[in-house]
RNA sequence: AGCAGAGUCGUUUAACGGUAGGACAGGGGUCUCCAAAACCUCAAGUAGAUGUUUGACUCAUCUCUCUGCUG
Numbered sequence: 001a002g003c004a005g006a007g008u009c010g011u012u013u014a015a016c017g018g019u020a021g022g023a024c025a026g027g028g029g030u031c032u033c034c035a036a037a038a039c040c041u042c043a044a045g046u047a048g049a050u051g052u053u054u055g056a057c058u059c060a061u062c063u064c065u066c067u068g069c070u071g
Base pairs, nucleotide, nucleotide: 001070002069003068004067005066006065007064010024011023012022013021018054026042027041028040029039030038047063048062049061050060051059
C1' cells in the first nucleotide's frame, strides 16, 4: 500500500428494512429474626458522519478502532 472480517447496555449475546430483546452484573422492593436463595421491578446500548427509504443495527459512501491475509 492492497484485500477481507468485526464494532449493539458495565460484560456477553440476539434482532426478514417495521416497538432494539435475553443472560450475568448494578439500583429498589417483597419474603426472612438477619442474611443467602427465590420472586417482582427499575435503569443502561446500535463506533462516528452523510445518503437511500414512509421507516435503517440492517442498504450505500466516507472516516475511526481492532483482527487477519498478501506484498

A computed fold for a 71-nucleotide RNA from uncultured Methanobrevibacter sp., annotated as transfer RNA. The organism belongs to Methanobrevibacter, within Archaea. The sequence was found in a public genome assembly.